This is a predicted structure of a 1491-nucleotide RNA (small-subunit ribosomal RNA) from a Patescibacteria group bacterium. The prediction has a mean pLDDT of 81. Its Rfam family is "Bacterial small subunit ribosomal RNA". The organism belongs to Bacteria candidate phyla, within Bacteria.

RNA sequence: AAAUCAGAGUUUGAUCCUAGCUCAGGGUGAACGCUGGCGGCGUGGAUAAGGCAUGCAAGUCAAGGGGGUCCCGUAAGGGACAACCGGCAGACGAGGUAGUAACACGCAGGUACGCACCGAAAAGUCGGGCAUAGCUCGUCGAAAGACGGGGUAAUUUCCGAUAGUCUCCCGAGAGCAAUCGAGGGAGUAAAGCAGCAAUGCGCUUUUUGAGCGGCCUGUGUCGCAUCAGCUAGUUGGUAUGGUAACGGCCUACCAAGGCUAUGACGCGUAGGGGAGCUGAGAGGCUGACCCCCACCGAUGGUACUGAGAUACGGACCAUACACCUACGGGUGGCCGCAGUCGAGAAUCUUCCGCAAUGGGCGAAAGCCUGACGGAGCGACGCCGCGUGAUUGAUGAAGUCCUUCGGGACGUAAAGAUCUUUUAUGCGUGAGAAAGUUAUUGAUGUUAGCGCAUGAAUAAGAGGCUCCUAACUCUGUGCCAGCAGGAGCGGUAAUACAGAGGCCUCAAGCGUUACCCGGAAUUACUGGGCGUAAAGGGUGUGUAGGCGGUUUUGUUAGUCUCUCGUGAAAGUUCUGGGGCUCAACCUCGGAGACGCGGGGGAAACGGCAAAACUUCGAGGAUGCGAGAGGUAGAGGGAACUCACAGUGUAGGGGUGAAAUCCGUUGAUAUUGUGGGGAACACCAAAAGCGAAGGCACUCUACUGGCGCACUCCUGACGCUGAAACACGAAAGCGUGGGUAGCGAACGGGAUUAGAUACCCCGGUAGUCCACGCCCUAAACGAUGAUAACUGGCUUUACGGAGUAUCGACCCUCUGUGAGGCGAAGCUAACGCGUUAAGUUAUCCGCCUGGGUAGUACGAUCGCAAGAUUAAAACUCAAAGGAAUAGACGGGGACUUGCACAAGCGGUGGAUCAUGCGGCUUAAUUCGAUGACAAACGAAGAACCUCACCAGGGUUUGAAACGGAGACGACCGGUUUAGGAAACUUUACCUUUCGCAAGACGGCUCCGCAGGUGAUGCAUGGUCGUCGUCAGUUCGUGGCUUGAGUUGUUCCCUUCAGUGGGGUAACGAACGCAACCCCCGUUGCCUGUUUUAUAUGUCAGGCGAGACUGCUCCCUCACGGGAGAGGAAGGUGGGGAUGACGCCAGAUCAGCAUGUCCCUCUGAUAUCCUGGGCUGCACGCAUGAUACAAUGCACGCGACAACGAGAUGCGACGGGGCAACCCCAAGCAAAUCUUUUAAACGUGUGCCCAGUUCGGAUUGAGGGCUGCAACUCGCCCUCAUGAAGUUGGAAUCGCUAGUAAUCGCGGGUCAGCUAUACCGCGGUGAAUACGUUCUCAAGUCUUGUACUCACCGCCCGUCAACUCAAGGGAGCCGGGAAUACCCGAAGCCAGCCCUAGGCUGGUCACGGUAAGUUCGGUGACAGGGAGUAAGUCGUAACAAGGCACGGGUAGCGGAAGCUGCUCGUGGAAUGAUUCAAAUGAAAAGCCCCCACA
Repeated sequence: AAAUCAGAGUUUGAUCCUAGCUCAGGGUGAACGCUGGCGGCGUGGAUAAGGCAUGCAAGUCAAGGGGGUCCCGUAAGGGACAACCGGCAGACGAGGUAGUAACACGCAGGUACGCACCGAAAAGUCGGGCAUAGCUCGUCGAAAGACGGGGUAAUUUCCGAUAGUCUCCCGAGAGCAAUCGAGGGAGUAAAGCAGCAAUGCGCUUUUUGAGCGGCCUGUGUCGCAUCAGCUAGUUGGUAUGGUAACGGCCUACCAAGGCUAUGACGCGUAGGGGAGCUGAGAGGCUGACCCCCACCGAUGGUACUGAGAUACGGACCAUACACCUACGGGUGGCCGCAGUCGAGAAUCUUCCGCAAUGGGCGAAAGCCUGACGGAGCGACGCCGCGUGAUUGAUGAAGUCCUUCGGGACGUAAAGAUCUUUUAUGCGUGAGAAAGUUAUUGAUGUUAGCGCAUGAAUAAGAGGCUCCUAACUCUGUGCCAGCAGGAGCGGUAAUACAGAGGCCUCAAGCGUUACCCGGAAUUACUGGGCGUAAAGGGUGUGUAGGCGGUUUUGUUAGUCUCUCGUGAAAGUUCUGGGGCUCAACCUCGGAGACGCGGGGGAAACGGCAAAACUUCGAGGAUGCGAGAGGUAGAGGGAACUCACAGUGUAGGGGUGAAAUCCGUUGAUAUUGUGGGGAACACCAAAAGCGAAGGCACUCUACUGGCGCACUCCUGACGCUGAAACACGAAAGCGUGGGUAGCGAACGGGAUUAGAUACCCCGGUAGUCCACGCCCUAAACGAUGAUAACUGGCUUUACGGAGUAUCGACCCUCUGUGAGGCGAAGCUAACGCGUUAAGUUAUCCGCCUGGGUAGUACGAUCGCAAGAUUAAAACUCAAAGGAAUAGACGGGGACUUGCACAAGCGGUGGAUCAUGCGGCUUAAUUCGAUGACAAACGAAGAACCUCACCAGGGUUUGAAACGGAGACGACCGGUUUAGGAAACUUUACCUUUCGCAAGACGGCUCCGCAGGUGAUGCAUGGUCGUCGUCAGUUCGUGGCUUGAGUUGUUCCCUUCAGUGGGGUAACGAACGCAACCCCCGUUGCCUGUUUUAUAUGUCAGGCGAGACUGCUCCCUCACGGGAGAGGAAGGUGGGGAUGACGCCAGAUCAGCAUGUCCCUCUGAUAUCCUGGGCUGCACGCAUGAUACAAUGCACGCGACAACGAGAUGCGACGGGGCAACCCCAAGCAAAUCUUUUAAACGUGUGCCCAGUUCGGAUUGAGGGCUGCAACUCGCCCUCAUGAAGUUGGAAUCGCUAGUAAUCGCGGGUCAGCUAUACCGCGGUGAAUACGUUCUCAAGUCUUGUACUCACCGCCCGUCAACUCAAGGGAGCCGGGAAUACCCGAAGCCAGCCCUAGGCUGGUCACGGUAAGUUCGGUGACAGGGAGUAAGUCGUAACAAGGCACGGGUAGCGGAAGCUGCUCGUGGAAUGAUUCAAAUGAAAAGCCCCCACA
């Protein structure tokens, strides 16, 4: 100076937390889909280090050499070409990343070393010789090539000379040593070429520089410990050898070492770095392009040459592959540039040029250069530009939407004016070039510049439910489909598909794959472990980590200054420059983690030394408590067995039973004896122990702990991987023992079954000794140690003070064990000096659920099994705590004709009515537990009517509007057909108005019509819980929050009624009251009745009842008793139905959205007939009965509510009657209906299928109606069925009620009314009470339920799919071992030295036994998944046997049982603790203070 951290969706009814999954961002050598105008700069075989056709990629030097061919020249000579010898180069450059986990690489150092070319310097370059290619002659071969004879040159090569500051040896002397070293001895060099010459280029030896390389060291550098031990040249030494050089680098000998939990060895993976991406950073991931290093060149091995190689375009050998071949034999290596095939989702031109930069050779000219410079192809990436600009409203047309008014696309278009980036054409035209000049440009018909033409050549992709910017219509109907997550789609889809509109980016846009981020989701920065995943079962203790007080010294940690390094490029920051800008390129500066050298500091830490004890730790002394441990001895109760006595028929067991025991004498009881196991009371939340665990008494031995007071040691400490020890129950082995109990097993029950729960038996086991096993809900689900941070209270064991004669009491103090709680912490629950608070140190452990504590491997075990411990696959959750509900075969309290106490019924019979079912052409439709079924329906013969058969009509049976013509239509009569509707014929009558027009039918156009669908699109209305007492709100308080408080609690009430109390105070809807009826009464009015008045009655206005009064209880509210009163505590009844629940009912009462049917005949509409009444059957609601409290008959009483004109219908008459005739009165307190019946009284019946009962049937009548056949009601006569009080079960009712008796009304022509709605008459019984059933309410508790228990949910079996493990085997790969064989080369030796032979080493190959990894595999087992399969019901509530952990046995399955452990069990009781209140006793004459 600059920069700098964002979250969201998804578990739930809702909440907080934990936790995973998913998304928004950036990136890529990318690929795919749709689309595509231009330019610049980059970039492009990531897979098969798979195979390669073709061309090119390393040559050059004639001034090293001899010769050859050609050209010029008469010649001398000159030039060109290139094979060969020779020199230099070819070890660079270019490519690839196979191998390599390593001194390969990075950083920092070191030196036992070397070096062609280059620079500097010194010295030298003398003499001689032997060969060989080319060439020539000959031979072999298809070829590649090879062989032989002859002769030849050099800067090829050999010998000799000389030489130093070169090499070696000896070596005075110096030095601790390494080493240096005067002097002496021996040895080793050379090449020439060009030039007229000068000279230049070379050559030899040496020194030195620069640069390059070799080697060594420190340090950094992936995963797996389910790789824990590895190593024989291994580690070191000595001596040879070897190398440029140190070195086990090699060999021989000697020694026995070396590495390793700070991870050796092994396996897997991988080139490393500069750097790149991301990120706030720390980190994480990556290693394309560019740069540095390493390694590789078909695979494996080997050396040669050389300064340099174990050599990409050199050699030899082996192997595989490919090619040529005359079959004898040869040739080859694109991981160079292009290109090709293959594999793949996928990656370019067989281009131009050496002009530039660079490289090789050369004296130079120059030659070579697929390095490089350029172009081409690909939107692969980054950057820039464009696809026009201005104006233009009848807001055109069209499309989409619409509430039909309009709105949107939209100034958008068209039209007008303008511009020319780009495009196209023409012209002009650089720089890159550096060399004094001259020559030289692949790119390049370049860039740039100028002119011309003309809006002309140029827009798409994805998205629009939420996350996430952007919405409507249509189609579809859990289909088709979408989807990153949550999730959409089952007839009104902003989520599918299409369209219109909109949003975002833009020559691109999306998708897929991968990386980082978000993810504090591995937490160093920066997380956790009581209950969410997570504390090891416990201790002792090694390594390690950490460590009291003081002083001195020291310094590798630490801090500071400085020097070197940290290549360049790049990133970041910064100052400039060049392409029109940018990307891009370029110059300078800063910065950079780290490493190394030097100087300094000494607080902290380390190390060394010395000391200290106030505090850590330990010891001594004294005292003390204890179910601490081990062994031995003793004891009583109970049980069981045996024997004996007494005694007789049962005992035992259960919900109830049975199996079982017992007359061969049980059970019971008494006595004697035997046996094994466990130790009542004391006993407590008490005590002890590291944990597991430990209990009769005594003795012996023994571990640990506490307190007190001083003394001693002097940091000796804490923690603690590994290791070791201990470790309930079950289980195992051997040997004992066995009373009781008791897995397994047998039997009896229960049950649908009952492999269980209950019962009768009963084996292992439980017990002892010894040896194993090593796991538990081994829990405080809470690791150890140390320190700090308010208290109150209980308790165990010590001590002190006070007190007392002593003990108790009281106070303080230490160590343990509990309860409640400040602060604080916690997601909450809760924890809270015994921390889950605040800190420090060390160890263990966790990272979504399932798979799974499983598989494989390993270790341990006799076994059972234990320990360690995954993955594929699958899900979007799994979970913790708390909240509101709902539920419980949880609890407490309360209420209700809920039960109980009663009365009468239903269920049995017959009939009526409704429903189901069946039938039918149709038996129209709806309603289906309570809350359908005498319900819609307060009236189905036609009509109703919606159903069926048949016949008709089509603007329609009824409605509105518009247009047109007509002046009629209607009506009346009539003809024919017809079942009718209807069609058809004729006649009569035939408008109003001045006009506009009205009216009527007809035609046409809009439209009508629908009891067609959807009550799960709706309104309205209703049922139900329930006339139950509840349901909420405002403000305030509490809580992170959902929520809670209020509304809980106590008393009380029919009541959330009232009162008291209270972090609540108020309020609302409900309750109550207000309204109506009945009951008492006063006044007023009044028709009718009667002769009148009163009264009855009716209406209106009032009164009266309020716990007002007395007594008792009570704080109050209120309750109980009583008086008075017509009525007493809501006087009785009604109307009135909170928030809500059941997608409850109704589209068929009505209304209504949407859909459907209707221009040729309907789902509309008219008509005739039928059906809704159909009958093997089942259910529901009723009527009538079964009789004597009755029935029949006669006589005699007493009501109320109502209704009445198409009506009620008197009186009188007829008929046995239904009814008929006549007809008065009455729109009704007047008339009629209208005789009420039960009842009373009298007579008969005498218990019987009857003088009960009336079904059914026959006959004859009456009434209504167009019409009583299907299918009405009534009357009379006759007939006279079932039925003798109704199984399991079930209903109503608490007083004028039940029961019983009749009367009226609505609907209605009539009626199937026994139904429904009302009215009055007569008129009971019982309620102890709340255990039980049902329902409801309040509080509380548990919950895995919230679609809310009709919930949730587990396992086997069956079906299909998937992945992984096992597996007789089979197949393939890797690494290594042993042996055999042993190429080329190298090393060594030998010989007959042309050359060959032998040995050693050794690649490939072979054999053998294993090892490791993978593929495949019959089969068997488990796991996961899949709308509606089977069996059961294990878990969640006390889940109906509390559940769970460990272990063992058993069983179709969940599971059951035994032993032991946990509470993560409900309910209840007792005790105790804590809190509050009250009372009593004791001491002192009273009071105060202190301990």